[in-house]
RNA sequence: UGAGUGAGCCGAACGGUCGCGGGCAUAAGGCGAAAGCCUGUGCGUGAGGAAAGUCCGGGCUCCGCAGGGCAAGGAUAACGGGUAACGCCCGCCAGGGGUGACCCUCGGACAAGUGCAACAGAAAUAUACCGCCGAGCAAUCGGUAAGGGUGGAAAAGUGAGGUAAGAGCUCACUCGCCGGCUGGAGACAGUUCGGUGCUGUAAACUCUAUCCGGAGCAACACCGUGGGAGGACACGAUGAUCGGCCCGAUCGUCCUCGGGAGGUGGCUGAAGCCCGUCGGCAACGAUGGGUUUAGAUAGAUGACCGUUUAAGACAGAACCCGGCUUACAGACUCACUCGCAUU
RNA sequence: GGACCAUUAGCUCAGCUGGCAGAGCACGCGACUUUUAAUCACGGUGUCCCGCGUUCGAAUCGCGGAUGGUUCACCA
Numbered sequence: 001u002g003a004g005u006g007a008g009c010c011g012a013a014c015g016g017u018c019g020c021g022g023g024c025a026u027a028a029g030g031c032g033a034a035a036g037c038c039u040g041u042g043c044g045u046g047a048g049g050a051a052a053g054u055c056c057g058g059g060c061u062c063c064g065c066a067g068g069g070c071a072a073g074g075a076u077a078a079c080g081g082g083u084a085a086c087g088c089c090c091g092c093c094a095g096g097g098g099u100g101a102c103c104c105u106c107g108g109a110c111a112a113g114u115g116c117a118a119c120a121g122a123a124a125u126a127u128a129c130c131g132c133c134g135a136g137c138a139a140u141c142g143g144u145a146a147g148g149g150u151g152g153a154a155a156a157g158u159g160a161g162g163u164a165a166g167a168g169c170u171c172a173c174u175c176g177c178c179g180g181c182u183g184g185a186g187a188c189a190g191u192u193c194g195g196u197g198c199u200g201u202a203a204a205c206u207c208u209a210u211c212c213g214g215a216g217c218a219a220c221a222c223c224g225u226g227g228g229a230g231g232a233c234a235c236g237a238u239g240a241u242c243g244g245c246c247c248g249a250u251c252g253u254c255c256u257c258g259g260g261a262g263g264u265g266g267c268u269g270a271a272g273c274c275c276g277u278c279g280g281c282a283a284c285g286a287u288g289g290g291u292u293u294a295g296a297u298a299g300a301u302g303a304c305c306g307u308u309u310a311a312g313a314c315a316g317a318a319c320c321c322g323g324c325u326u327a328c329a330g331a332c333u334c335a336c337u338c339g340c341a342u343u
Numbered sequence: 344g345g346a347c348c349a350u351u352a353g354c355u356c357a358g359c360u361g362g363c364a365g366a367g368c369a370c371g372c373g374a375c376u377u378u379u380a381a382u383c384a385c386g387g388u389g390u391c392c393c394g395c396g397u398u399c400g401a402a403u404c405g406c407g408g409a410u411g412g413u414u415c416a417c418c419a
Stems, first nucleotide, its partner, number of pairs: 001339008010330001012308007020046002023043004028039004048314001052325002055323005060216004073212005079091004093107001094105004108207002113205002115201003129148002131144005156174006175197005180191004220265004225258001228257006239251004272291008344418002346413005353368004362399001369388001370386002373383002392408005
């Protein structure tokens, strides 16, 4: 200096004017018997790294449920650890990719059973089409899986022996699997040991191991009785109410159930954030100190001006938290790899 | 805010137990007719919403995304 890999962090800042939501204060104004409410004034505060998708896991609430087991249904899947928990995170193993830093993998079992494998091909889990060998005049019969051909896949590969021709039929080496031994916490790795030669597919049924009751803040709780349902008592106008009276108009009373509109709570201080020390490779844990940071209910967080070269990305809280996934202009930091040049 | 469903030809829908993607209407061309309609015959319909994966092979199976839809006979 060029190309890259991984991790982290920010995602406008400052000043001025006007405006909006929540909070606190208020000796101002209005309403009210009061509590208090409205307006005003002052102070302070007010979106995100994803607030999104609603894909996982929890808190919380209601419903169900003695306790335990089995079945059904669903989810997860190498191994060890972290965590409140997880399908998340860290480390590690195996396989694959990259010159490398490093990255990717729903990564248990098809050697328990069942299913499927179109077309092609003689044959798709079992086989004789061509070929080779033997018999036969021939038709054909028998042997063979070395060679050809089809296919994604054809009964381990190479060489030698052997044979009529051949074949793990035998031997040597290699490969795979099972068992033993050694190392490791384990997945797993190694092995001059023994046995064995077994198609692929479980993001097919299934089996194995582990886990799971359902619904969701429009949950749920409280206030609230307009309409409605049921019961009890009255009983049909000489009664009650309106009204000074007449005319006239109107009319059952009480209790229980039930939760319409609306209101209040749930509502934000929490597995929280920041800085140290210690333990751990790390995720994380222990401990000390500091800090308080939106809470609406038709739904606030905006507009304009000036400076920063330019303010311009994705995008807007609605019960809360831990993750994942997806979208994203631009800017910064650290560690590392490969190439070129120079010293 | 939560919950749920769908996407295949121009339109409405089948196909979803993995093995050549189909029907009706519409469209194009031909016949019939003086001509049109109707009728008959023929034909192309296509990014199976998109991407990645599993598999020999994906509309179909798995994961992720996009778009659209359902409201008091989805939830107040």